[in-house]
Annotation: This is a predicted structure of a 112-nucleotide RNA (SAM riboswitch aptamer (S box leader)) from a Bacteroidota bacterium. The source organism's lineage runs through Bacteria, Pseudomonadati and Bacteroidota. Of the family's consensus pairs, 97% are formed in the model. It was read from a public genome assembly, where an Rfam model found it.
RNA sequence: CUCUUAUCGAGAAAGGUUGAGGGAUCAGGCCCGAAGAAACCUUAGCAACCCUAUAACAGCGGUGCUACUUCCUGCCCGCCCGGUUUAAUCGGGAUUAAGGGAAAGAUGAGAG
Numbered sequence: 001c002u003c004u005u006a007u008c009g010a011g012a013a014a015g016g017u018u019g020a021g022g023g024a025u026c027a028g029g030c031c032c033g034a035a036g037a038a039a040c041c042u043u044a045g046c047a048a049c050c051c052u053a054u055a056a057c058a059g060c061g062g063u064g065c066u067a068c069u070u071c072c073u074g075c076c077c078g079c080c081c082g083g084u085u086u087a088a089u090c091g092g093g094a095u096u097a098a099g100g101g102a103a104a105g106a107u108g109a110g111a112g
Stems, first nucleotide, its partner, number of pairs: 001112008013043005021032003026074004044066003048063003051059002070104001075101003079093004
C1' cells in the first nucleotide's frame, strides 16, 4: 500500500518544548485557536479491538483514543416544484425537517 471483516451519537487531560494554525482531502458551512493551533515529549486517563485469565468482575500487556455525531452537508433513496390522466420515467431545487443507504475516512483484527 491492497484485500476481507467489525465498529464509529458513549468514554477519557494536565504539564513541558515550540509558536500559527487546526477540525483527513476538495467545496460550502459551522467551530476551535496568542486565556497558545498543529507537532513532539512526559505523566495521567478512557476502554473499542486484540492478548492473558475467569463462572463473572479483571489485568503487568499490544494497538488506539482523550473539542464539536467521523463537527455538518455533498452521491442515492427520501423531501419540495414542474411536465405526464396516474405510475414508471424526465427536468429542476434545498447552507430550513426527520430518517435510511452508499462513498470516502478513522481504528482494531486477519490476509497478501